[in-house]
RNA sequence: AAAAUUCUUCGGGGUCGGGUGACUCGCAGGAAACGCAAAGGUUUCAUAAACGAGAAUUCCCUACUGGCGGUACAGUCCGCGACCCGUGACAGGAAAUCGGCUGCAUUGCGGCGUCGGAUAACAGUCACGGCUGAUUCGGUGAAAGUCCGGGACCAACAGUAAAGUCUGGAUGAAAGAAGAACGUU
Numbered sequence: 001a002a003a004a005u006u007c008u009u010c011g012g013g014g015u016c017g018g019g020u021g022a023c024u025c026g027c028a029g030g031a032a033a034c035g036c037a038a039a040g041g042u043u044u045c046a047u048a049a050a051c052g053a054g055a056a057u058u059c060c061c062u063a064c065u066g067g068c069g070g071u072a073c074a075g076u077c078c079g080c081g082a083c084c085c086g087u088g089a090c091a092g093g094a095a096a097u098c099g100g101c102u103g104c105a106u107u108g109c110g111g112c113g114u115c116g117g118a119u120a121a122c123a124g125u126c127a128c129g130g131c132u133g134a135u136u137c138g139g140u141g142a143a144a145g146u147c148c149g150g151g152a153c154c155a156a157c158a159g160u161a162a163a164g165u166c167u168g169g170a171u172g173a174a175a176g177a178a179g180a181a182c183g184u185u
Base pairs, nucleotide, nucleotide: 001185002184005181006180007179008178009177010176017061018060019059023054024053025052026051030045031044032043033042034041063165064164065155066154067080068079069078070077075153076152084130085129086128087127088126089125090124092122098116099115100112101111102110103109104108135151136150137149138148139147157168158167159166
């Protein structure tokens, strides 16, 4: 110094401001039925205009953000990761069921969690597969869809007035980054 093994730590950012007002609440009165001595009452239906208050970090305008490896420095190139779906393997998993044991009035009906086996739903780990968004023009240069200048575009799922930015799964997982130990060459 390099490979292998084990371990540790780290490992995602963002709505300032304005507009609209779905919807909600408050305020008024009506009809019918039930019931009744009478009154109080109960139920249902329809309307809810006008006025007042609230109401989107989601809509519209505006603002802002950009994981990891590669490559001339990248949200848009190539690849990876995260969410979701599927398949397989592994190890779990019921007091149902089967076996076992046992009682009785025995082709039957009961009892036994802490007897045994194999499984279901289900969730877990690993592997593989699927799904997975968006860029152009000009300039510099040997070389840039990566730099500089202009314009454009994109951003899982669930919740909620429709969300890249709020809340949640997530104090999770992970591409990977750094370090330590070990001992071999």